[in-house]
RNA sequence: CGGGCUGUAGUAUACCGGCAGUACGCACCCUUCGGGAGGGUGAAGACUGGGUUCAAUUCCCAGCAGCCCGA
Numbered sequence: 001c002g003g004g005c006u007g008u009a010g011u012a013u014a015c016c017g018g019c020a021g022u023a024c025g026c027a028c029c030c031u032u033c034g035g036g037a038g039g040g041u042g043a044a045g046a047c048u049g050g051g052u053u054c055a056a057u058u059c060c061c062a063g064c065a066g067c068c069c070g071a
Base pairs, nucleotide, nucleotide: 001070002069003068004067005066006065007064010024011023012022013021018054026042027041028040029039030038047063048062049061050060051059
């Protein structure tokens, strides 16, 4: 320098045009003498900017970051 892939709660991951869920973790409550385990409730998220569309996390373009391949 060129090409490809990926980017979603704190972490890991699913969904892929109309509803963003799951597990662990976190907070509160119940249970206990206390802790752990268990149960209940809750907070927390689509890398950034444009475009297409009635509607974009999803499709397109550019950028950024990471990984891989080539030179």